[in-house]
RNA sequence: GAUGCCGUACAGGCGAUCGCCGGUCGCGGCACCCUCGGGUGCUCGCGACGGGAGGAAAGUCCGAGCUCCGCAGAGUGCGAUGCCGGGUAACGCCCGGUCGCGGAAACGCGAAGGAAAGUGCAACAGAGAAAGACCGCUCGCCUCGGGAUCUCCCGCGGCGGGUAAGGGUGAAACGGCGGGGUAAGAGCCCACCGCGCGUCCGGUAACGGAGGCGGCAAGGCAGACCCCAUCGGGAGCAAGGCCACGUAGGCGGGCGUGCGGGAAACCGCGAAGGGCGACUCGCCCGAGCCCGCGGGUAGGCUGCUCGAGGCGUCCGGUAACGGCCGCCCUAGAGGAAUGACCGCCGCCGUUCGGAGGGCGAUCUCCGGACGGAACAGAACUCGGCUUACGGACGACGUCGACC
RNA sequence: GUUCCCGUCGUCUAGACGGCCAAGGACACUGGGCUCUCAAUCCAGCAACACGGGUUCGAAUCCCGUCGGGAACG
Repeated sequence: GAUGCCGUACAGGCGAUCGCCGGUCGCGGCACCCUCGGGUGCUCGCGACGGGAGGAAAGUCCGAGCUCCGCAGAGUGCGAUGCCGGGUAACGCCCGGUCGCGGAAACGCGAAGGAAAGUGCAACAGAGAAAGACCGCUCGCCUCGGGAUCUCCCGCGGCGGGUAAGGGUGAAACGGCGGGGUAAGAGCCCACCGCGCGUCCGGUAACGGAGGCGGCAAGGCAGACCCCAUCGGGAGCAAGGCCACGUAGGCGGGCGUGCGGGAAACCGCGAAGGGCGACUCGCCCGAGCCCGCGGGUAGGCUGCUCGAGGCGUCCGGUAACGGCCGCCCUAGAGGAAUGACCGCCGCCGUUCGGAGGGCGAUCUCCGGACGGAACAGAACUCGGCUUACGGACGACGUCGACC
Repeated sequence: GUUCCCGUCGUCUAGACGGCCAAGGACACUGGGCUCUCAAUCCAGCAACACGGGUUCGAAUCCCGUCGGGAACG
């Protein structure tokens, strides 16, 4: 100098003035009650006191708590996840490891099961895209020509075979490469590598190592359908609860109000419709229900902030995290507050001047000028992820150059 | 706040089953022809997959993440 990685109760400070939100207390005002002392309430006013955004409050992408729906049933479907082990309330998150890829390294990235269950896809080119003969190589037969002259050699052509080694096409060509072998070739045979299946060793496992056998059969895509394994009932604080107000039966249409026993209570069978928010079964409710039009209300309280909460010491664990003890309480608004402005100080960068240290690369201090200080704004609450973001501080590394 | 949907030339759209896409069409715009001129008409042209990454031989299309827009609700 470049770069990697982790963390931060870092995200300017102090003061003055004017404000905002909600809380407690006091005084006043208004309303109501009253045993006339007072009490209760308030979208009211004034004053005092103490409180008031974030690391992402964001996106709403995952996982939960909580609440309601029926107690959360079965099957199918649908969706999500997908190496191994651990952490956790849970997760698609985190930690550790394995394998693969990238990087010179520190380190980073990876939806990383199955293509020897099935279906499907692969444009163009190419003979052939999963099993293929275009050229080439080669064998046999035939015709013709030439050479040789005792049955042989060479060449053109035709017919019938063999061959995946070579050429060519393509993103991808039917294991790679070397040797043997062959008419030419070929796992046809052999060595090494790759692949598959046993064995042994190490490891909880993923996997790694050694050695043996098989002899290519089994190319790619599953972020194509799919198969396998695991998980998921649905909705969401506009959930939900209480009060007040309004509607008390306006109009039109559709379906049902059944049967048997019994003196009755009730029992049995059935029933429009409804619930289990994909479907079927199953279960439950059931005398009223459904659709359209018209009309009304649009307020208050609650849920509401103490929670898988935060911080610290110690202990266990490589770590994520867990445990004991101690301390702390930290916005709760409801169209939405946490702001505006001024002064001083501090921080960073550039540049100028001065002083000092060091052999040196270069470093430190003082002063001036100019510039900069981001992203952003709680709305039921947590745990994550992702995205935005100018910098500061504290650690730990890697590489290079110079002294 | 919650839950969903969408994004292709200037505008409206086709393509969504990955290759036929160097993305088609209409209107608009530009240039030329016709006309005395304008319109109409004919010919030609310009012009887009919101952005970033991944899977794949190959992405407008499949997957993930951003950005922007829209709808519904007691």
Predicted 3D model of RNase P RNA and transfer RNA as a complex of 477 nucleotides. The prediction has a mean pLDDT of 76.